Notes: This is a predicted structure of a 72-nucleotide RNA (transfer RNA) from an uncultured bacterium. The coordinates come from a structure-prediction model, not an experiment, and the mean pLDDT is 85. It matches the Rfam family "tRNA". It is annotated as a transfer RNA.
RNA sequence: GGCGGUGUAGCUCAGUGGUAGAGCACGCGGCUCAUAACCGCGGGGUCAAGGGUUCGAUACCCUUCGCCGCCA
Repeated sequence: GGCGGUGUAGCUCAGUGGUAGAGCACGCGGCUCAUAACCGCGGGGUCAAGGGUUCGAUACCCUUCGCCGCCA
RNA backbone atom coordinates (compact mmCIF):
# COMPACT_ATOMS: atom_id res chain seq x y z
C1' G A 1 0.00 0.00 0.00
C1' G A 2 -4.43 -3.63 -1.37
C1' C A 3 -8.51 -6.60 0.70
C1' G A 4 -11.64 -8.08 4.75
C1' G A 5 -13.43 -7.52 9.78
C1' U A 6 -14.29 -4.30 13.84
C1' G A 7 -15.48 0.57 16.94
C1' U A 8 -22.38 0.94 21.41
C1' A A 9 -21.83 2.13 29.65
C1' G A 10 -15.58 1.29 33.46
C1' C A 11 -15.01 -4.21 31.08
C1' U A 12 -17.26 -8.13 27.75
C1' C A 13 -21.02 -7.69 24.29
C1' A A 14 -26.53 -7.60 22.28
C1' G A 15 -29.35 -4.26 19.31
C1' U A 16 -30.71 -5.33 10.49
C1' G A 17 -34.90 2.22 10.08
C1' G A 18 -39.33 4.31 14.94
C1' U A 19 -38.10 5.69 23.40
C1' A A 20 -30.35 2.94 23.50
C1' G A 21 -29.99 -2.32 26.39
C1' A A 22 -27.88 -7.01 29.12
C1' G A 23 -24.18 -9.46 32.17
C1' C A 24 -20.08 -8.22 35.16
C1' A A 25 -18.05 -4.07 37.81
C1' C A 26 -19.48 0.39 40.98
C1' G A 27 -23.01 2.84 44.84
C1' C A 28 -27.25 2.14 48.28
C1' G A 29 -30.59 -1.18 50.74
C1' G A 30 -32.35 -6.31 52.24
C1' C A 31 -30.54 -11.10 54.17
C1' U A 32 -26.23 -12.63 57.90
C1' C A 33 -23.13 -12.36 64.37
C1' A A 34 -20.02 -10.86 60.14
C1' U A 35 -18.13 -11.60 55.08
C1' A A 36 -19.07 -13.93 50.49
C1' A A 37 -23.08 -15.67 47.71
C1' C A 38 -28.15 -14.40 46.82
C1' C A 39 -32.43 -10.63 46.27
C1' G A 40 -34.06 -5.45 45.24
C1' C A 41 -33.01 -0.43 43.74
C1' G A 42 -29.79 3.23 41.56
C1' G A 43 -25.85 6.15 39.01
C1' G A 44 -23.19 5.75 34.45
C1' G A 45 -23.74 6.92 26.81
C1' U A 46 -20.82 12.69 21.67
C1' C A 47 -23.62 4.66 19.63
C1' A A 48 -15.21 6.69 16.89
C1' A A 49 -15.50 11.73 13.78
C1' G A 50 -17.63 14.44 9.63
C1' G A 51 -21.04 14.37 5.62
C1' G A 52 -25.18 12.07 2.69
C1' U A 53 -30.09 9.32 1.99
C1' U A 54 -34.79 9.31 4.75
C1' C A 55 -40.64 11.96 7.75
C1' G A 56 -37.12 9.52 11.04
C1' A A 57 -30.18 6.78 11.28
C1' U A 58 -26.58 3.23 16.54
C1' A A 59 -28.35 0.61 11.98
C1' C A 60 -28.08 2.17 5.03
C1' C A 61 -24.23 5.06 1.65
C1' C A 62 -19.42 8.12 1.28
C1' U A 63 -14.85 10.07 3.51
C1' U A 64 -11.49 10.12 7.63
C1' C A 65 -9.42 8.02 12.25
C1' G A 66 -8.27 3.83 15.82
C1' C A 67 -7.78 -1.58 16.49
C1' C A 68 -7.40 -6.84 14.45
C1' G A 69 -6.43 -10.36 10.43
C1' C A 70 -4.81 -11.81 5.38
C1' C A 71 -1.87 -10.45 1.05
C1' A A 72 2.19 -7.59 -1.05